[in-house]
RNA sequence: GGGCUCAGUCAGGGGAGUCCCGCCAAGGGGACUGAGAGGCUGACGGGGUUUCCCGAAGGGAACCCGGCGAAGCGACCCUUUGAACCUGACCCAGUUGAUACUGGCGUAGGAAGACCGGGAGGAUUUCCG
Numbered sequence: 001g002g003g004c005u006c007a008g009u010c011a012g013g014g015g016a017g018u019c020c021c022g023c024c025a026a027g028g029g030g031a032c033u034g035a036g037a038g039g040c041u042g043a044c045g046g047g048g049u050u051u052c053c054c055g056a057a058g059g060g061a062a063c064c065c066g067g068c069g070a071a072g073c074g075a076c077c078c079u080u081u082g083a084a085c086c087u088g089a090c091c092c093a094g095u096u097g098a099u100a101c102u103g104g105c106g107u108a109g110g111a112a113g114a115c116c117g118g119g120a121g122g123a124u125u126u127c128c129g
Stems, first nucleotide, its partner, number of pairs: 001128002004119003008115003011079004017032005022068003039073003044055004058065002085110003091104004
């Protein structure tokens, strides 16, 4: 000097659901929950042996099944004190029109950090430097 708390900087991680309608020569409309449910641009991105491969979506007689944008930027949440988020999992119970939600699973397995400043405390001991 630190442990607690609040903000900031840089860096990094992550999700985008359910229902109804519409569309697929598509790049949607509405409702709900939520911090966020894709706001902007709109074709390039990845691999690789250097001229090749993969990726934007339709299939089907009908019922029906599948799909409705790559990549970048932005918003939002989270970063080891980590249930942000992923897996198990189209999980189990309650609840809901359905999702969301509550509890379990869960002391489960994974998951992205450094610095700086303000405030609080500051008697001793202990711990770290």
This is a predicted structure of a 129-nucleotide RNA (TPP riboswitch aptamer (THI element)) from Meinhardsimonia xiamenensis.
The model forms 96% of the base pairs in the Rfam consensus.